[in-house]
Context: one part of a larger RNA
RNA sequence: ACCUGGUCAAGGAACUCGGCAAAAUAGCUCCGUAACUUCGGGAUAAGGAGUGCCCCCUUCUGGGGGGCCGCAGUGAAAUGGCCCAUCCGACUGUUUAGCAAAAACACAGCAUUGUGCUAAGGCGUAAGCCGACGUAUACGAUGUGACACGUGACCAAUGCCAAAAGAUUAAGGUAAGGUGUUAGCCCUCGUGGCGAAGCUCUGAGCCCAAGUCCUGGUGAAUGUCGGCCGUAACUAUAACGGUCCUAAGGUAGCGAAAUUCCUUGUCGGGUAAGUUCCGACCUGCACGAAUCGUGCAACGAGAUGGGCGCUGUCUCGACCAGAUGCUCA
Numbered sequence: 001a002c003c004u005g006g007u008c009a010a011g012g013a014a015c016u017c018g019g020c021a022a023a024a025u026a027g028c029u030c031c032g033u034a035a036c037u038u039c040g041g042g043a044u045a046a047g048g049a050g051u052g053c054c055c056c057c058u059u060c061u062g063g064g065g066g067g068c069c070g071c072a073g074u075g076a077a078a079u080g081g082c083c084c085a086u087c088c089g090a091c092u093g094u095u096u097a098g099c100a101a102a103a104a105c106a107c108a109g110c111a112u113u114g115u116g117c118u119a120a121g122g123c124g125u126a127a128g129c130c131g132a133c134g135u136a137u138a139c140g141a142u143g144u145g146a147c148a149c150g151u152g153a154c155c156a157a158u159g160c161c162a163a164a165a166g167a168u169u170a171a172g173g174u175a176a177g178g179u180g181u182u183a184g185c186c187c188u189c190g191u192g193g194c195g196a197a198g199c200u201c202u203g204a205g206c207c208c209a210a211g212u213c214c215u216g217g218u219g220a221a222u223g224u225c226g227g228c229c230g231u232a233a234c235u236a237u238a239a240c241g242g243u244c245c246u247a248a249g250g251u252a253g254c255g256a257a258a259u260u261c262c263u264u265g266u267c268g269g270g271u272a273a274g275u276u277c278c279g280a281c282c283u284g285c286a287c288g289a290a291u292c293g294u295g296c297a298a299c300g301a302g303a304u305g306g307g308c309g310c311u312g313u314c315u316c317g318a319c320c321a322g323a324u325g326c327u328c329a
Base pairs, nucleotide, nucleotide: 003322004321005320006319007318008317010315011314014313019310027051028050029049030048031047036041038146052068053067054066055065056064057063058062069073081308082307083306084305085304086303087302088300089299093105094104109144110143111142112141113140114139115138121130122129123128147295148294149293150292152225153224154223157222158221159218160217161216162215166213167212168211172207173206174205177202178201180199181198184194185193186192187190226244227243228242229241230240253287254284265281266280267279268278269277
């Protein structure tokens, strides 16, 4: 010096990415307790007071009175720090055994869809089994994720569903015709011509399913949700008009956001000073409605900003104890 503990003048976060770590708080009794709220909570809110021992009285786990000691009475140990805001996720739960506990997963609730029982679906080559000794208030699949208020437009593409017409269409069936072979026949007798049956190789046409095309439906299906120009008696802006394109051009709500590039946007708040934070604005590079939108009490070893208390985090270091190591004996 390192490690583990302990103490500290004055200050008290000036440390630092960040109060990380430490300190502080603490039990019980009494008083007291806000916003907000789903009326249950929030709440041990916050914030105060008391606390030991002895004697007496008493309605006796309590209450009242008197006295004693210390710096200190939950006298050691165990034993909540608190508050104000914002984001995310409703919540209790679950998870990367061995770097991540979370805003990820799950969840109750919501919705869509399949399934009529030898169910759909799944495992298995099969037998068989699960589903289920269940039966649509059931079971499977998918998405969303308490609750409150809502959930807009587009069916052109893709998917799915429906549909006794039509178009296209495979194997297969049927089969006209053709190829090869040659008994036989013909002739100009050759390496010639014709050629039955059988066998072989083919084969038009006709019959013919789903699918596809076609027609329609469907968004809590996969998804998508415009551009340019002009216009008001200051200016600015544009309720208004024109035009092009589209399946339709983003509604409500929210918005520099866990989303904003420019950007430390601008204004306000907080600070002496604030790239963070909170409230607004809207010019949304590139929010947006169950890949849910916006809120929200409670909850959180979640993320962010601020404050009180408290402190060796720091100004700025000092001392003590122990352990390890080293040296000497």
The part of an RNA shown here (large-subunit ribosomal RNA, domain IV) has 329 nucleotides and comes from uncultured verrucomicrobium HF0500_18J03. NCBI's taxonomy places the organism under Bacteria, Pseudomonadati, Verrucomicrobiota. Its mean pLDDT, the model's own confidence on a scale to 100, is 88.